[in-house]
């Protein structure tokens, strides 16, 4: 002295699927809330496994058991299905620990 990556802050962009029924409540009304029923979405969050590694045991060149193992894959548990919120990601600014030369 530099200081990627994580991480935090702010902006930006940023899909998918019934504005579904039926009861209750509230409202002049659109339409709001809550609670049932069916039919969907996957990109808040969660959970699941592959090769590999390790370790046991046998035993021979590969078999058994276990443990770690990722995701945008996969479950749909939560969430979601007009709008608005929300949103994994990405960009851009800012801020923050720290290594090597």
């Nucleotide at each position: 002295g530099a200081g990627u990556u994580c991480g935090u802050c702010g902006g930006u962009g940023g899909a998918g699927a019934g504005a579904a029924u039926c009861c209750c409540g509230c409202g002049c009304a659109g339409g709001c809330g809550g609670g049932g029923u069916c039919g969907c979405c996957g990109a808040a969050g969660g959970g699941g496994c592959a090769a590999g590694u390790c370790c046991c045991g046998g035993u021979u060149u590969g078999c058994g058991g276990g443990a770690u193992g990722a995701a945008a894959c996969u479950c749909u548990c939560a969430g979601g299905c007009a709008a608005a919120a929300g949103g994994a990601c990405g960009c851009c600014g800012a801020c923050c620990c720290g290594a090597a030369a």

A computed fold for a 101-nucleotide RNA from a Phycisphaerae bacterium, annotated as Glycine riboswitch aptamer.
Of the family's consensus pairs, 90% are formed in the model.
Rfam family: Glycine riboswitch aptamer. From the family's description: This family represents the bacterial glycine riboswitch. Glycine riboswitches usually consist of two metabolite-binding aptamers domains with similar structures in tandem. The aptamers cooperatively bind glycine to regulate the expression of downstream genes. In Bacillus subtilis, this riboswitch is found upstream of the gcvT operon which controls glycine degradation. Gene Ontology term of the family: glycine biosynthetic process.
It was read from a public genome assembly, where an Rfam model found it.